[in-house]
Context: one part of a larger RNA
RNA sequence: UUGGGCGUAAAGGGUGCGUAGGCGGCAUGGCAAGUCUCUGGUGAAAUCCCUUGGCUUAACCAAGGAAGGGCCGGAGAUACUGCUUUGCUUGAGUCCGGUAGAGGGAAGUGGAAUUCCCGGUGUAGCGGUGAAAUGCGUAGAUAUCGGGAGGAACACUCAUGGCGAAGGCAGCUUCCUGGACCGGCACUGACGCUAAUGCACGAAAGCGUGGGUAGCGAACAGGAUUAGAUACCCUGGUAGUCCACGCCCUAAACGAUGGGUACUUGGUGUCGCGGGUAUCGACUCCCGCGGUGCCGGAGCUAACGCGUUAAGUACCCCGCCUGGGGAGUACGGCCGCAAGGUUGAAACUC
Repeated sequence: UUGGGCGUAAAGGGUGCGUAGGCGGCAUGGCAAGUCUCUGGUGAAAUCCCUUGGCUUAACCAAGGAAGGGCCGGAGAUACUGCUUUGCUUGAGUCCGGUAGAGGGAAGUGGAAUUCCCGGUGUAGCGGUGAAAUGCGUAGAUAUCGGGAGGAACACUCAUGGCGAAGGCAGCUUCCUGGACCGGCACUGACGCUAAUGCACGAAAGCGUGGGUAGCGAACAGGAUUAGAUACCCUGGUAGUCCACGCCCUAAACGAUGGGUACUUGGUGUCGCGGGUAUCGACUCCCGCGGUGCCGGAGCUAACGCGUUAAGUACCCCGCCUGGGGAGUACGGCCGCAAGGUUGAAACUC
């Protein structure tokens, strides 16, 4: 390579947009490149295979035959693929009418709480722990009342809920803005699926410049614990956490499950929309579409489990795996301010 695989054994790219490429709905005419049939040519000799023959056999040698991946030409077929013509509407999209939503960006704004400051009351403790101590407090703390400052996060509602491609998104208001779903069935007429390279997004931590800093809090300091204690516990506390702009590009970036389409028994909850029955109306009941859960059938699975949201049955496209260690290391390339990221071996060893 082939083959077999990728939820948990090695293996799904963190996610999207999209280029090349691969693959691609229904009908119709044409062409005949692929495809199929027939036929001609070629496919040197030797070798291999078959049948004979020659050395006393064999090896060896000789003759004849067969075979030969394929390639080229001619004639024909037209189901499928392809190219092309003309159409179609179910795939896809547009339009119209509705709906839900922590989807994104910006500005403004609210209350509770912590801390700090000022003032009042008040007096000897407070704090902290398994127990303590460091620490704070007679220069008046803790507690309590009033006032003020500032930063960060939004209790309850909150859900087994919703939205987003993923990361992720939660006080309230306004502005700007993306997507989804339902209904109508008006329009376009295959415009589709996937996606190497590429581009964009991408938690936290980290980096650069400037700002901000209430609480928390790596590092650090002290107190404890202990044989020791560079920890766990306690008192403090700097970076950071926050904002703006620019980088970094990683993760148990997880459903450890790539995307798309079609098909295949059910039950039950929930979210959004629509239709119907009943009713004065509501509640309720039935049905359809889309999402999100649970339980389970066939089937699948090594088992666990999955089970119309498949890990079932199939097809299309991409990514990836191929014993453990060495190693996600070295070297080189590319990227980065750096930290480092990405691509990614071998010797050796079991």
Overview: Small-subunit ribosomal RNA, central domain from an uncultured bacterium, 350 nucleotides, folded computationally. The coordinates come from a structure-prediction model, not an experiment, and the mean pLDDT is 88. The RNAcentral record of the full RNA draws on ENA.